Model confidence (mean pLDDT): 85 of 100. Predicted 3D model of a 113-nucleotide RNA (FMN riboswitch aptamer (RFN element)) from a marine sediment metagenome.
RNA sequence: ACCUUCGGGGCAGGGCGAAAUCCCCGACCGGCGGUCACAGCCCGCGACCCCCAUGCAGGGGUGGAUCCGGUGAAACUCCGGGGCCGACGGUGAAAGUCCGGAUGAGAGAAGGU
Numbered sequence: 001a002c003c004u005u006c007g008g009g010g011c012a013g014g015g016c017g018a019a020a021u022c023c024c025c026g027a028c029c030g031g032c033g034g035u036c037a038c039a040g041c042c043c044g045c046g047a048c049c050c051c052c053a054u055g056c057a058g059g060g061g062u063g064g065a066u067c068c069g070g071u072g073a074a075a076c077u078c079c080g081g082g083g084c085c086g087a088c089g090g091u092g093a094a095a096g097u098c099c100g101g102a103u104g105a106g107a108g109a110a111g112g113u
Base pairs, nucleotide, nucleotide: 001113002112003111004110005109006108013025014024015023027097028096029086030085031045032044033043034042040084041083049061050060051059052058066082067081068080069079070078088100089099090098
């Protein structure tokens, strides 16, 4: 450098209602790399969205959330406790969890030449 494969999880139970996995109670989930030690909320990246370019490739931008105590040489990463966050479009009713773009894209991981 090229090729192949892999590469995202989650509303149990209940309330109101004509109607809600969308509201309310409650439940559940956590991509990739880094970091003295294991991270959704420390740093960075990706997805989504916006702009530019457009034959293809691509370039730029925006962008969410954490505290206390303990152990330790070392932890905003472990243990205990309390919090918080979650693209766009759709919908009989407002969605992190349903449906859709998506049998897509992708940070990257493994293997091969």

Of the family's consensus pairs, 100% are formed in the model. Its Rfam family is "FMN riboswitch aptamer (RFN element)". Rfam describes the family as follows. The RFN element is a highly conserved domain that is found frequently in the 5'-untranslated regions of prokaryotic mRNAs that encode for flavin mononucleotide (FMN) biosynthesis and transport proteins.